[in-house]
Molecule: c-di-GMP-I riboswitch aptamer
RNA sequence: AAAAAUCUUCGGCAAACCUGUUGAAAGACAGCGACGCAAAGCUAAGGUGUCUACCCGAUUUUUCGCAUGAUAGACCGGCUGCAAUG
Numbered sequence: 001a002a003a004a005a006u007c008u009u010c011g012g013c014a015a016a017c018c019u020g021u022u023g024a025a026a027g028a029c030a031g032c033g034a035c036g037c038a039a040a041g042c043u044a045a046g047g048u049g050u051c052u053a054c055c056c057g058a059u060u061u062u063u064c065g066c067a068u069g070a071u072a073g074a075c076c077g078g079c080u081g082c083a084a085u086g
Stems, first nucleotide, its partner, number of pairs: 007086001009038001012037002018031005035073001041079003046076003049071003056065003
């Protein structure tokens, strides 16, 4: 000097429940609230998975298929970044 592991959080984010708005739904947003998070920051037009099915198609009358919808707090990858000149 470089790399890796571990420790340290003034501060940061915010699951479920509940309330409201929105949406066909999954879900999203706001409030409340903390289960957790060192990337729980961004990327869904990088890949895989999962959820939903308005429309459409099939079936032919109640089911099946379909993402163009959603999920980054399911995983891998990519980009950026913090206490920290500890």